[in-house]
Molecule: c-di-AMP riboswitch aptamer (ydaO/yuaA leader)
Organism: soil metagenome
């Protein structure tokens, strides 16, 4: 000067100081979560009772057992191998998704990469009103073509 991300402006105060810093206040922007009607959902098994049905079986209702759930974020789903085998960990291929390739902005075609992490803590669908947060961290070196 550019990337990735919401992760940035302004105003005043203090400190520091050539100018770009640092720290709080208040605003303003951007970003998430919680939160009503409606509307949508109502977990698996076993057994046993009532009811219905020609059968499979339905509906309820008890009793037992299993097994939770959500959220940021592109980061989801298989397949294989080795650790003795499952749990689990590791490694390799793919794979939804995601990103860059320089004035922006659409579309195509080439390339180059990501496809992790983290919370909440037995709870949370949707969702006006409202109510809460968060406003960080990291990093690189420019391939073409239409079209606006």
């Nucleotide at each position: 000067c550019g990337c990735c991300g919401a992760g940035c402006c302004u105003u005043c105060c203090g400190g520091g100081c050539u100018u770009u810093c640092c720290g709080g206040a208040a605003g303003g922007g951007c970003g998430g979560g919680g939160g009503a009607a409606c509307c949508g959902c109502u977990g698996g098994g076993a057994c046993g009772g009532u009811c219905c049905g020609u059968g499979u079986g339905g509906c309820u209702c008890g009793u037992c057992u299993c097994g939770g759930g959500g959220g940021c974020g592109a980061a989801u789903c298989g397949c294989g191998g080795c650790g003795a085998c499952a749990c689990c960990g590791c490694c390799g291929c793919g794979u939804a998704g995601c990103g860059c390739c320089a004035g922006u902005c659409c579309u195509u075609c080439g390339g180059c990469g990501c496809g992790a992490g983290c919370c909440c803590g037995u709870c949370a669908g949707c969702u006006a009103a409202c109510c809460c947060c968060g406003u960080a961290g990291g990093c690189a070196g420019u391939g073409a073509a239409g079209g606006a």